[in-house]
Predicted 3D model of a 488-nucleotide part of an RNA (small-subunit ribosomal RNA, 3' major domain) from a Candidatus Stahliibacteriota bacterium.
Context: one part of a larger RNA
RNA sequence: UGACGGGGACCCGCACAAGCGGUGGAGGAUGUGGUUCAAUUCGAGGCAACGCGAAGAACCUUACCUGGGCUUGACAUGCUGAUAGUACUGAACCGAAAGGUGACGGAUUCCACCUCUGGUGGAAAGUCAGCACAGGUGCUGCAUGGCUGUCGUCAGCUCGUGCCGUGAGGUGUUAGGUUAAGUCCUGCAACGAGCGCAACCCCUGCUCUUAGUUGCCAUUUUGUCUUCGGAUGAAGGCACUCUAAGAGGACUGCCGCAGAUAAUGUGGAGGAAGGAGGGGAUGAUGUCAAGUCAUCAUGGUCUUUAUGUCCAGGGCUACACACGUCCUACAGUGCUUACUACAACGGGAAGCAAUACCGUAAGGUGGAGCAAAUCCUUAAAGAUAAGCAUGGUUCGGAUUGAGGGCUGCAAUUCGCCCUCAUGAAGAAGGAAUCGCUAGUAAUCGCAGAUCAGCUUGCUGCGGUGAAUACGUUCUCGGGUCUUGUACA
Numbered sequence: 001u002g003a004c005g006g007g008g009a010c011c012c013g014c015a016c017a018a019g020c021g022g023u024g025g026a027g028g029a030u031g032u033g034g035u036u037c038a039a040u041u042c043g044a045g046g047c048a049a050c051g052c053g054a055a056g057a058a059c060c061u062u063a064c065c066u067g068g069g070c071u072u073g074a075c076a077u078g079c080u081g082a083u084a085g086u087a088c089u090g091a092a093c094c095g096a097a098a099g100g101u102g103a104c105g106g107a108u109u110c111c112a113c114c115u116c117u118g119g120u121g122g123a124a125a126g127u128c129a130g131c132a133c134a135g136g137u138g139c140u141g142c143a144u145g146g147c148u149g150u151c152g153u154c155a156g157c158u159c160g161u162g163c164c165g166u167g168a169g170g171u172g173u174u175a176g177g178u179u180a181a182g183u184c185c186u187g188c189a190a191c192g193a194g195c196g197c198a199a200c201c202c203c204u205g206c207u208c209u210u211a212g213u214u215g216c217c218a219u220u221u222u223g224u225c226u227u228c229g230g231a232u233g234a235a236g237g238c239a240c241u242c243u244a245a246g247a248g249g250a251c252u253g254c255c256g257c258a259g260a261u262a263a264u265g266u267g268g269a270g271g272a273a274g275g276a277g278g279g280g281a282u283g284a285u286g287u288c289a290a291g292u293c294a295u296c297a298u299g300g301u302c303u304u305u306a307u308g309u310c311c312a313g314g315g316c317u318a319c320a321c322a323c324g325u326c327c328u329a330c331a332g333u334g335c336u337u338a339c340u341a342c343a344a345c346g347g348g349a350a351g352c353a354a355u356a357c358c359g360u361a362a363g364g365u366g367g368a369g370c371a372a373a374u375c376c377u378u379a380a381a382g383a384u385a386a387g388c389a390u391g392g393u394u395c396g397g398a399u400u401g402a403g404g405g406c407u408g409c410a411a412u413u414c415g416c417c418c419u420c421a422u423g424a425a426g427a428a429g430g431a432a433u434c435g436c437u438a439g440u441a442a443u444c445g446c447a448g449a450u451c452a453g454c455u456u457g458c459u460g461c462g463g464u465g466a467a468u469a470c471g472u473u474c475u476c477g478g479g480u481c482u483u484g485u486a487c488a
Stems, first nucleotide, its partner, number of pairs: 001488002003485003007482007015472002019436005026328008034319002042053002064314007073133001077132007088105001092101003108124007135303002138301003144297002146292003149288001151286001156195006162171003175186003201280004206248007215238003220235006251274001254268005330429001334388005340382001346377003351370002356365003395426001400421007442464007
């Protein structure tokens, strides 16, 4: 100087407390361990591995296994030699394919020379043989780059000059206040500065200006239909909603009180918004020899008729068991049936697909419109009415049987969906443990990426919409000062 303390003081955080909803019990989905297997490819391992890499394993992917092939190679560059019935084409045969054998047909470009409808020689391209080499998702993340996680969006980490100390080093950065903040004020052997904080950026909340189609329709005129309520079209308009570009607006600016006449705090006015308005992006010096040689790049090392490469089939989907993360429930604030409303973000051409018709349905036929503010894809919880009355039920839907649909060469291992039948566990879950402070939790659906097909996962979007916070004694983590130390 650090680190540590079951030392001290102060402060903060969904850290505890106060609340709400969960996990841990059941069934299922998914990942992991273990076991099994010819193989169940590899990596990730407290927080910070375990719905993680994987934004999608039937083949492919695929790296694994079994079997069958190839050996200058699936891919790149160079050198040497050969090469007209050559390159190319590829019938037929063997074969699961890959691959192997291979009939018929059958070339091109440039230069030079000659006896010029052509021939000869050389070169190019291609092919073959050989040599250098290719190749490796083989090993080492403890040889590395790059990228990433984490403490932590925590408030810290340093430097120049000066001063102090023999020196390591200290001071500044400590102290008194204050803040979300090393934020700011005051003081001080310090005076300044840098990386962080904040601000500058994006979205959202209010207003104005500009613009008015594909968006909108208050006022005005008018056509058609009409169940006389209205529906729909045209003219007209940009008022309103909206869209998307610009501008304004919030600064403790104003007032009272507290405070050191400071920083600042607290209450109020006005205001759409008030003291950082809400959210995002943004991650200092460093820590963990943290993660990744399987994104990529790369040193070393190993391999070279195989640890390379091609193909078929299988496996990654196994199953006494254990754990993590989720979904669905155990019902009446519910379930079922009928009927009826209201979104936003997005996506669409090998695509989205309306009206119509067929089918109980999944879906099929067909194809208007739309490269889209124009067309398509567009809710559910909710409202209304009826049934069900406490039962393993009109709860719950696992499992299984039968019949169908879709995608795709192909759904057996191993896809998703529909209908009928079947109707398991489950009666609110022990010890323990997780999330959340407001448009949040809880709950409800919708869209998208990947994608032929396949989601309870992920990323977004909107609808409905709470309770509680006395407080900092305790638990966990962090910050500042101080103290002890046999630790570095």
Record summary: Its Rfam family is "Bacterial small subunit ribosomal RNA". Taxonomically the source falls in Candidatus Stahliibacteriota (Bacteria, Bacteria candidate phyla).